[in-house]
Context: one part of a larger RNA
RNA sequence: AAUGAACGCUGGCGGCGUGCCUAACACAUGCAAGUCGAGCGAGAAAGGCCGCAAGGCUGAGUAAAGCGGCAGACGGGUGAGUAUCGCGUGGGAAUCUACCUUUUAGUGAAGGAUACCCCCGAGAAAUCGAGGCUAAUACUGCAUAAGUCUAGAAAUAGAGAAAGAUGGCUUUAUGCUGUCGCUGAUUGAGGAGCCUGCGUACUAUUAGCUAGUUGGUAGGGUAAAGGCCUACCAAGGCAAUGAUGGUUAACCGGCCUGAGAGGGUGUACGGUCACACUGGAACUGAGACACGGUCCAGACUCCUACGGGAGGCAGCAGUGAGGAAUAUUGCGCAAUGGGCGAAAGCCUGACGCAGCGACGCCGCGUGGAGGAUGAAGGUCUUCGGAUUGUAAACUUCUGUUAAGUGGGAAGAAAUGCAAAGUCCUAAUACGACUUUGAGAUGGCGGUACUACUAGAGAAAGCACCGGCUAAACUCGUGCCAGCAGCCGCGGUAAUACGAGUGGUGCAAGCGUUAUUC
Repeated sequence: AAUGAACGCUGGCGGCGUGCCUAACACAUGCAAGUCGAGCGAGAAAGGCCGCAAGGCUGAGUAAAGCGGCAGACGGGUGAGUAUCGCGUGGGAAUCUACCUUUUAGUGAAGGAUACCCCCGAGAAAUCGAGGCUAAUACUGCAUAAGUCUAGAAAUAGAGAAAGAUGGCUUUAUGCUGUCGCUGAUUGAGGAGCCUGCGUACUAUUAGCUAGUUGGUAGGGUAAAGGCCUACCAAGGCAAUGAUGGUUAACCGGCCUGAGAGGGUGUACGGUCACACUGGAACUGAGACACGGUCCAGACUCCUACGGGAGGCAGCAGUGAGGAAUAUUGCGCAAUGGGCGAAAGCCUGACGCAGCGACGCCGCGUGGAGGAUGAAGGUCUUCGGAUUGUAAACUUCUGUUAAGUGGGAAGAAAUGCAAAGUCCUAAUACGACUUUGAGAUGGCGGUACUACUAGAGAAAGCACCGGCUAAACUCGUGCCAGCAGCCGCGGUAAUACGAGUGGUGCAAGCGUUAUUC
């Protein structure tokens, strides 16, 4: 000088940050990933209205559910593992890539199911079985094939696609056309996988390690090179420039310190990696071997009708435990960002805010001026006085913050709507773009800010005073009680212990402890 700090005493306000470093211990409860009716078929009820009633209309093609699509691989958390191509940095070739982007070629004609639903059944439940009906941008094959892929030297041969939805116009037709889709190829961007040079803790009281081991051939496998895997062949490969083993540890940009070189460190923020109760595995998918998906095994907890089931906060809050120690079961999607959707919009504990903590940094205040018979009181005294001390009282002034009463933001203009123009088009439809206009939307928050009102009124402590080291006297104690970072103080005049007075330093903090330089 510094800290994600803790402890002691003390504590007025604000801004910006920051807050489980320990048990990757166990978790009650709520929320944290949905969305699309412009892909599809079905489709309630309450309530209201009418009616004598039966019933009808509305609610509403709404809700809830199902099939299907996209997203749940992002965002958020944690640092257990890992001394490793994990990370950092620089190269490389044998690769993939949904949504987005460029260019281009297409989008034909058929078919069979199934969920929902109805009905029957099993079960305590979770859930499951049988029969029947039905749809699609779900599924299946057929046709076609400009690119593409495979074989080939070439000619050529062979393989392989698709789905519709919603608007507009009219001569309602095997019509024209817009938008969003779908299929094949192509381009880019962003992303991802792989290889590799160099760097990356301690330990020799760890000296030898290795059998898919090292290399080759052939095959398999992968998006892709490769012992990645298999068969065969060879006997290699690594190591004192530290192999192998052991211990510790996520890495970096950074951060702290230091004149620098260096040393220490990796909290917050940003990048990468790894993990998701423990271990293992694959499925789906462009992408996972998947935190809030599946399966198996294990430990633990819960339900059970004992037959069987359910669960995973290292998401946000919160609870218990551990600990010296670390916060609210808050508000809002208004902004930014993300997912879905044509859009309106819905979802979003990401995020924006608020709450708590002097935990840190920064700012402000606790009053200013005058005021001497240097009051009283305290302390000391050589008894003369000195000091506290302009300090107080007293006079006068101001009005920060806090308090009260008013006013009161920026953060919000996009989207959407209307009009005009341009493009598209057969078109003054539709649609896209641009411009203009009107209108809507604020969690924070009646907050920030500001005006006025009263009023010095509500706001100072902590450590130290032997030397180092700024600041000393008196009393008490008597090697006791105690102090102490080092030297050392204390055994009857202690500037070193305890108290008082005075002083010194810092100040809403001050000290102590721990740790780093």
The part of an RNA shown here (small-subunit ribosomal RNA, 5' domain) has 517 nucleotides and comes from an uncultured bacterium.
Model confidence (mean pLDDT): 85 of 100.
Its Rfam family is "Bacterial small subunit ribosomal RNA". Rfam links the family to the GO terms ribosome and structural constituent of ribosome.